The RNA shown here (transfer RNA) has 74 nucleotides and comes from a Candidatus Woesearchaeota archaeon. Its Rfam family is "tRNA". By type it is a transfer RNA. About the family: Transfer RNA (tRNA) molecules are approximately 80 nucleotides in length. The sequence is in RNAcentral, with records from ENA. The organism belongs to Candidatus Woesearchaeota, within Archaea. The prediction has a mean pLDDT of 85.
RNA sequence: GAGCCCGUAGCUUAGCCUGGGGGAGCGCCGGUCUUAUAAGCCGGUGGUCGCGAGUUCAAAUCUCGCCGGGCUCA
Numbered sequence: 001g002a003g004c005c006c007g008u009a010g011c012u013u014a015g016c017c018u019g020g021g022g023g024a025g026c027g028c029c030g031g032u033c034u035u036a037u038a039a040g041c042c043g044g045u046g047g048u049c050g051c052g053a054g055u056u057c058a059a060a061u062c063u064c065g066c067c068g069g070g071c072u073c074a
Base pairs, nucleotide, nucleotide: 001073002072003071004070005069006068007067010026011025012024013023020057027045028044029043030042031041032040050066051065052064053063054062
C1' cells in the first nucleotide's frame, strides 16, 4: 500500500441481507422472601447504534469518506 471482517446499554451480544416499534442475558436500583446473606420471585433502570456526509417521507440497516480493532496479501 491492497483486500476482507468487526464496532449497538457498564459487560457479552441479536437485529443489518429484505429501511418504518432499538431487544435479550448478565449487571445496577427498589420491593418480596429469610434471623441474616445468597438464590428464587415482582417491579424499575438503561443506548449520539464508532464519527461525519449523502440518498429517502423515514437510516442501526443502503451509499461514500474517516477513525479504532482483527485477519490475509504485498